[in-house]
RNA sequence: GGGCGCAUAGCUCAGUUGGUAGAGCAUCUUCUUGACGUGAAGAGGGUCUGAGGUUCGAGUCCUCAUGCGCCCA
Numbered sequence: 001g002g003g004c005g006c007a008u009a010g011c012u013c014a015g016u017u018g019g020u021a022g023a024g025c026a027u028c029u030u031c032u033u034g035a036c037g038u039g040a041a042g043a044g045g046g047u048c049u050g051a052g053g054u055u056c057g058a059g060u061c062c063u064c065a066u067g068c069g070c071c072c073a
Base pairs, nucleotide, nucleotide: 001072002071003070004069005068006067007066010025011024012023013022019056027043028042029041030040031039049065050064051063052062053061
């Protein structure tokens, strides 16, 4: 220098033809226990890496940028 992949909740990750974002773990509350843990019920938490474009509507499509990884030279 060229090509490809990834970026979504504190962490690990889903999100199948565009239609207002979820799971597990973790955190908090209540119940259970003499207490801790386990177990049960519930709650909080993300304008989806940034900017622009297409569209009535973008996590999803297009362009550029940033970071990380892999391959080629």
Molecule: transfer RNA
Organism: Candidatus Yanofskybacteria bacterium RIFCSPLOWO2_01_FULL_45_72